[in-house]
RNA sequence: GGGCGCGUAGCUCAGUGGGAGAGCACCUCGUUGACAUCGAGGGGGUCGCUGGUUCAAUCCCAGCCGCGCCCA
Numbered sequence: 001g002g003g004c005g006c007g008u009a010g011c012u013c014a015g016u017g018g019g020a021g022a023g024c025a026c027c028u029c030g031u032u033g034a035c036a037u038c039g040a041g042g043g044g045g046u047c048g049c050u051g052g053u054u055c056a057a058u059c060c061c062a063g064c065c066g067c068g069c070c071c072a
Base pairs, nucleotide, nucleotide: 001071002070003069004068005067006066007065010024011023012022013021018055026042027041028040029039030038048064049063050062051061052060
């Protein structure tokens, strides 16, 4: 330099053109003599960045950035 894949909550990930989600973690309440477990509820996101297509983009397209694998 070229090809491919990945980038979504604090962590691990799912998702799909029209409500952004799960598990774990965190907070509150209940349960307990207390802790843990368990139950109920809650907070937390520029969906990597920029532009384009579209009535509408996390999703489609292009470029860029970062990470990984392969080739040279």